This is a predicted structure of a 151-nucleotide RNA (Lysine riboswitch aptamer) from uncultured Ruminococcus sp. The coordinates come from a structure-prediction model, not an experiment, and the mean pLDDT is 77. The source organism's lineage runs through Bacteria, Bacillota, Clostridia, Eubacteriales and Ruminococcus. It matches the Rfam family "Lysine riboswitch aptamer". Rfam's curators write: Riboswitches are metabolite binding domains within certain messenger RNAs that serve as precision sensors for their corresponding targets.
RNA sequence: AGAGGCGCAGUCACGAAGAGUAGCGUUCAAUCAAAGCCCCCAAGGCUGAACGUGAAAGGCAAGACUGCCGAAGUAGAGGCCUUGGGAACACCUCUGCUGGACGACAGUUCAAUAGGCUGUCGGCUGUCAUCAUUAUGUAUGAUGGAGUGCU
Numbered sequence: 001a002g003a004g005g006c007g008c009a010g011u012c013a014c015g016a017a018g019a020g021u022a023g024c025g026u027u028c029a030a031u032c033a034a035a036g037c038c039c040c041c042a043a044g045g046c047u048g049a050a051c052g053u054g055a056a057a058g059g060c061a062a063g064a065c066u067g068c069c070g071a072a073g074u075a076g077a078g079g080c081c082u083u084g085g086g087a088a089c090a091c092c093u094c095u096g097c098u099g100g101a102c103g104a105c106a107g108u109u110c111a112a113u114a115g116g117c118u119g120u121c122g123g124c125u126g127u128c129a130u131c132a133u134u135a136u137g138u139a140u141g142a143u144g145g146a147g148u149g150c151u
Base pairs, nucleotide, nucleotide: 001151002150005069007068008067009066010065011064012063015060023053024052025051026050027049028048029047032044072098073097074096075095076094077093078092079091099125100124102122103121104120105119106118107117108116109115127145128144129143130142131141132140133139
């Protein structure tokens, strides 16, 4: 430097879902009140029902673009920002594990039977090693290893 292929990650995004949900307004019913601050509240708060109105975020995502092949993910530790203190998210470093995609099951997260993450199982696939066959350096088959690999 290069290869694996539904290859990985990111950005934008038609759109689906979230959801007729949360919230808000009106009416009715019942009950009887707080404890960081602000707001609201017996001129009815919290709660429930009916009617009306009615979102958003994270996640997914056709397609386009960008960066790439430990791409990336995950566990632990540390760092960093903020805060009175303690964290969390994001970001960075180190160490460990995972070759890859797919399918099934289980757990977890999520509104979600979507998706993500982890584990187990299954065959498929790429690569190398060993063995066998063979056209003798090509191909096929079997077994096994891991990307700190292979060319």